[in-house]
Two RNAs folded together computationally: RNase P RNA and transfer RNA, 457 nucleotides in total. The prediction has a mean pLDDT of 77. It holds a member of the Rfam family "Bacterial RNase P class A". Rfam classes the family as a ribozyme. Its family is annotated with dimeric ribonuclease P complex, ribonuclease P activity and tRNA processing in the Gene Ontology.
RNA sequence: AGUCCGCCGGGCGAUCGCGGUGCCGGAAGGCAUCGAGGAAAGUCCGGACUCCACAGGGCAGGGAACUGGCUAACGGCCAGGCGCUAUACGCGCGGCGCAAGCCACGCCAAGGCGACGGAAAGUGGAACAGAAAGCGAAACCGCCGGCCGUGCGCGAGCGCGGCAGGCAAGGGUGAAAAGGUGCGGUAAGAGCGCACCGCGUCGCUGGUGACAGCGACGGCAGGCCAAACCCUUCCCGGAGCAACACCACGUAGGCGACCGACGACCCGGCCCGGCGAGGUCGCGGGUAGGUGGCUUCAGGCGCGCAGCAAUGCGCGUCGCAGACGAAUGAUCGCCACGCGCCGCGCAAGCGGCGCGCACAGAAUCCGGCUUACAGGCGGGCUUU
RNA sequence: GCCGGAGUAGCUCAGCUGGUAGAGCAGCUGAUUUGUAAUCAGCUGGUCGGGGGUUCGAUUCCCUUCUCCGGCU
Numbered sequence: 001a002g003u004c005c006g007c008c009g010g011g012c013g014a015u016c017g018c019g020g021u022g023c024c025g026g027a028a029g030g031c032a033u034c035g036a037g038g039a040a041a042g043u044c045c046g047g048a049c050u051c052c053a054c055a056g057g058g059c060a061g062g063g064a065a066c067u068g069g070c071u072a073a074c075g076g077c078c079a080g081g082c083g084c085u086a087u088a089c090g091c092g093c094g095g096c097g098c099a100a101g102c103c104a105c106g107c108c109a110a111g112g113c114g115a116c117g118g119a120a121a122g123u124g125g126a127a128c129a130g131a132a133a134g135c136g137a138a139a140c141c142g143c144c145g146g147c148c149g150u151g152c153g154c155g156a157g158c159g160c161g162g163c164a165g166g167c168a169a170g171g172g173u174g175a176a177a178a179g180g181u182g183c184g185g186u187a188a189g190a191g192c193g194c195a196c197c198g199c200g201u202c203g204c205u206g207g208u209g210a211c212a213g214c215g216a217c218g219g220c221a222g223g224c225c226a227a228a229c230c231c232u233u234c235c236c237g238g239a240g241c242a243a244c245a246c247c248a249c250g251u252a253g254g255c256g257a258c259c260g261a262c263g264a265c266c267c268g269g270c271c272c273g274g275c276g277a278g279g280u281c282g283c284g285g286g287u288a289g290g291u292g293g294c295u296u297c298a299g300g301c302g303c304g305c306a307g308c309a310a311u312g313c314g315c316g317u318c319g320c321a322g323a324c325g326a327a328u329g330a331u332c333g334c335c336a337c338g339c340g341c342c343g344c345g346c347a348a349g350c351g352g353c354g355c356g357c358a359c360a361g362a363a364u365c366c367g368g369c370u371u372a373c374a375g376g377c378g379g380g381c382u383u384u
Numbered sequence: 385g386c387c388g389g390a391g392u393a394g395c396u397c398a399g400c401u402g403g404u405a406g407a408g409c410a411g412c413u414g415a416u417u418u419g420u421a422a423u424c425a426g427c428u429g430g431u432c433g434g435g436g437g438u439u440c441g442a443u444u445c446c447c448u449u450c451u452c453c454g455g456c457u
Stems, first nucleotide, its partner, number of pairs: 001382008010335007018035007037359001041370002044368005049240004056272004061236005066080005081116001082114004090107003094103003117231002122229002124225002140171002142167003146163007179197006198220001199218008244292004254283006266274002299318008337356008385456007394409004403440001411427005433449005
């Protein structure tokens, strides 16, 4: 200098006010104590919990997808593999400059990114351009020799036109044209041959594995898209605390339509299967109060052990918001931090004044992800 | 709180399987008319809510975010 990760995200005091709990009091009230976050947010994943049947089978549908591990679970986390990729300092090379130096190109770091199964099961797509957009080929401009005709030239030969061929090198189109570079070879060419690189198959070795290394063989076959349908493997029943349970109050067992033992309703897509008697809709009328669920927890902190780590185990310790027209606030003072101005001072700095101090805010509870965030602190790694 | 839906021209909406974004109304110009309306002809007008990704290529497929709307006892 760069980069990655973790943490904090104001402190103290006074006055007034709000909510929960406990105690005192006949009551009014008083006293004590506790009272937002890293994201409480978005509701994007995963669970706990509750009801529907102890959540059953199949189809449909949805989701995940390199490997190993962690976990209650996950699309999360940790470690590893493979692929792609950036630049700083520096180095190389070149340019400009009298010089200091500046600029351009190339190489190199920690890092960054990856929805990274299958395109050789099948279906399909690739607009426009282009000769051709996919296994069979294809000649637009071209290259090459042959035959015929013809022009020029004393001649070797050069040129033009036509015919049937060879070629996939060069040009052109395109996002993409079918291995790349070099040498040989050839009429011209071409994996046609060879070397290296790439690719495929097989074997050996290392690794739990993804994969890596080495060797042999094959002249190269089927290139892209699965965040297109699809195939393979694995996972998923539905709804959500306004779930659900109980108490109290109230009205009524009211009217109309329809379905139902030929099985309705329910098991919230369909079928099977299960259960077994009422059910659905509309009108009219009534009540809209209270309690539980509710916060003790995959809980926080400290230490030790195992592990690279995520994490797990053991011991000790702490109790840390529970509202429901919904508390967690307001004002003032001092300090801390940042900025600006003024004064003093050679300077470091000191003093005074003013301003600012983020994002945001629980609502059943947890584990993640994502997004927002003034400012500050600490650590790892790389290069010099 | 929980669960769903929608953002495309000034307005109301199409655009389903990716290939240059359309319609009606509105606006502008011209014609018609003495003039206006209506009618006819033509034209203008688009960050497809924002950002990112997949792809040769995204309004469309995927992720994230913002705004708006609806339902529940």